A computed fold for a 74-nucleotide RNA from an uncultured Eubacteriaceae bacterium, annotated as transfer RNA. Its Rfam family is "tRNA". It is annotated as a transfer RNA. Rfam describes the family as follows. Transfer RNA (tRNA) molecules are approximately 80 nucleotides in length.
């Protein structure tokens, strides 16, 4: 330099046929349980989906550029 993949909650990831309040596990916090903890059960909060622009009535999802990480080739 070229090609491809990834970037969504603190962490690990799902979703993406464009329209449903954007989900799960784990972590955090609270309650129940317990003599106290752990475990277990219940609940709460936490993200506008790397950034910018475009297409569209509508974009996390499509397109372009760009930033970060990775892989292959040179």
């Nucleotide at each position: 330099g070229u090609a491809c993949c990834c970037g969504u909650a603190g962490c690990u990831c799902a979703g993406a046929a464009g329209g449903a309040c954007a989900g799960a596990g784990u972590a955090a916090c609270a309650g129940c349980c317990u003599c106290c903890g752990a475990a277990g059960c219940u609940g709460u909060a936490g993200g506008c989906c790397g950034g910018u622009g475009g297409u569209u009535c509508a974009a996390u999802u499509c397109c372009a550029c760009u930033c970060g990480g990775g892989u292959a080739c040179a």